Small-subunit ribosomal RNA, 5' domain from an uncultured bacterium, 540 nucleotides, folded computationally.
The coordinates come from a structure-prediction model, not an experiment, and the mean pLDDT is 83.
The full RNA is in RNAcentral, with records from ENA and SILVA.

Context: one part of a larger RNA
């Protein structure tokens, strides 16, 4: 000097733009949001209200096949968050997988034929405060079960290329094994109707390659102590077998006695790691908050279950510690997602808006859903841009101040005069991000028996902005509404008077202060920096 997620003083302090915001208690946590979605899979199916009929009491219509739960799909394993553990193949760099997965999305093959049991919704009841369950009895499916068919797929086995092998690849077997679901649109035909067939998308099974995702392995890098020197018993290896997508003490029998270490094992301490980011002329050092990428981890420990993928933040179950309910018999719950309380601190924000947009999930679609995200808003926390006027203006006012009493200095500073109009304020016409895709309508392609349907084009229309009547552009008026802070002995840029008298007090070192103090306290003046300056904290 630079740098900071900074905090503390002092500025009664003006805008704007882009960022940044609990470093500490991975501490508890009110409360509302933060994950759903499909009637184009599938059986059920309400109410309020309004009509009607009726003395009533009821009953029928509509609302409506809506709400709404339920069965099934798919998402929930991504997004979001936080750094505790962890010195590890954890990260990070190169490699390997001849040991391996891979749901959705592409690209091609081949399929998609016949059956059957239930079960929830629901109805009755039954046992609880709840929270939940328990009988009985109905019903559907793109839920579930067999059966047929089945291959370039799996498994066995014969050949045959190729490997140092372990294996791979190619081919061949009356060989062995596994599949599947429909829905919806028009149209046709054929039924009195329900429907049936026959076309079309979409789904649906099996299989094959891709693409993106992932598991596992190996080499090399990757704090600090030897006032830790010895460590290890699934430890090392081997042979079987189990398990796994998949190798592999990963498990398990057996058998061997190994492994690993001053090139630093083991032990203690610290630490998420990394592009990066500060510094520095570099080499170095320091760090790892924002943003990105890997990782771990979800009140503290185990488990495993469903799946393509989790040993699963907003899923299960056990344990346990803590906070709430209870009718004491039992029960509920996890903010390290947004916001937002305590509490802990030197210190860290709104219990906003909004899906417009960008991305996600479900859905053919419209759409819903989204605290991701976009956006406003708090904070000079930071960086950057601006303003707080500009020209003249001497008899150098007034006034302070200091004086050798002549005058010196604040000082063209001020008044004064003429100008400007940036920001901020006022008005209110214009307006980016809005573009596509989605919807109507039309016209032409393919498809097709079709002029339905459906897929593409092209032309036309309408709606669709949270921020917000915001940015940004337009109008007049008027200097009006915007200056602090720290220093002045020396390092180090700025010097006097007074008070005080080893007091009171200054201080980064050096040192000032005991009566003329440039170093304490005040004026004056001066010197830095300027919406900011100082101090402290850390870092080069």
């Nucleotide at each position: 000097g630079a740098a900071u997620c900074a905090a503390c003083g002092c500025u009664u302090g003006g805008c704007g733009g882009c960022g940044u915001g609990c470093c500490u208690a991975a501490c508890a946590c009110a409360u509302g949001c933060a994950a759903g979605u499909c009637g184009a899979a599938c059986g059920c199916g309400a109410a309020a209200g309004c009509c009607c009929c009726g003395c009533a009491a009821g009953g029928g219509g509509u609302g409506a096949g809506u709400a709404g739960a339920g069965u099934g799909g798919c998402a929930g394993a991504c997004g979001g968050g936080u750094g505790a553990g962890u010195a590890a193949c954890g990260c990070g760099u190169g490699g390997g997988u001849g040991a391996c997965c891979u749901a959705c999305c592409u690209u091609c093959g081949a399929g998609c034929g016949g059956g059957g049991g239930a079960u929830a919704a629901c109805g009755u009841u039954c046992c609880g405060a709840a929270a939940g369950g328990g009988a009985c009895g109905c019903u559907a499916a793109u839920a579930c079960c067999g059966c047929a068919u089945g291959a370039c797929a799996u498994c066995c086995u014969g050949c045959c290329u190729u490997u140092a092998a372990a294996g791979a690849g190619g081919u061949g077997g009356c060989g062995a094994u596994c599949a599947a679901a429909g829905u919806c649109g028009g149209g046709g035909u054929c039924g009195c109707a329900a429907g049936a067939c026959c076309u079309g998308a979409c789904a649906c099974u099996c299989g094959a390659a891709g693409a993106g995702g992932g598991g596992c392995c190996c080499g090399c890098g990757u704090c600090c102590g030897a006032u830790u020197a010895g460590c290890u018993a699934g430890u090392u290896g081997g042979u079987g077998a189990g398990g796994u997508a998949a190798c592999g003490g990963c498990u398990c029998a057996c058998c061997a006695a190994g492994g690993c270490a001053a090139c630093g094992a083991u032990c203690g301490g610290u630490a998420g790691c990394c592009g990066g980011c500060c510094u520095a002329a570099g080499a170095g050092g320091g760090c790892g908050g924002a943003c990105g990428g890997c990782c771990a981890c979800a009140c503290u420990g185990g488990g495993a279950c469903u799946g393509a993928g989790a040993c699963a933040c907003g899923g299960c179950c056990c344990a346990g510690a803590c906070u709430c309910c209870u009718a004491c018999g039992g029960g509920a719950g996890g903010c390290a997602g947004c916001a937002g309380u305590g509490g802990g601190g030197a210190a860290u924000u709104g219990u906003u808006c909004g899906c417009a947009a960008u991305g996600g999930g479900c859905g053919c679609a419209a759409g819903c859903c989204u605290g991701a995200c976009g956006a406003c808003g708090c904070a000079a926390c930071g960086c950057c841009g601006c303003g707080u006027g500009g020209a003249g203006g001497a008899u150098g006012a007034a006034g302070a101040u200091c004086u050798u009493c002549g005058g010196g200095u604040c000082g063209u500073a001020a008044a004064c005069u003429c100008c400007u109009g940036u920001c901020g304020a006022g008005c209110g016409g214009g307006a980016c991000g809005a573009a596509u895709g989605g919807c109507c309508c039309g016209c032409g392609a393919c498809c097709u028996a079709a002029u339905a349907c459906g897929u593409c084009g092209c032309g036309g229309g309408a709606a669709u902005g949270a921020c917000g009547g915001u940015a940004c552009c337009g109008c007049g008026a008027g200097a009006g509404g915007a200056a602090g802070c720290c220093c002045c002995g020396g390092c180090u840029a700025a010097c006097u008077c007074c008070g005080u008298g080893c007091c009171a007090g200054c201080a980064g070192c050096c040192g000032c202060g005991g009566u003329a103090a440039u170093a304490c306290g005040g004026g004056g003046g001066g010197g830095g920096c300027u919406a900011g300056c100082g101090u402290u904290g850390u870092u080069c």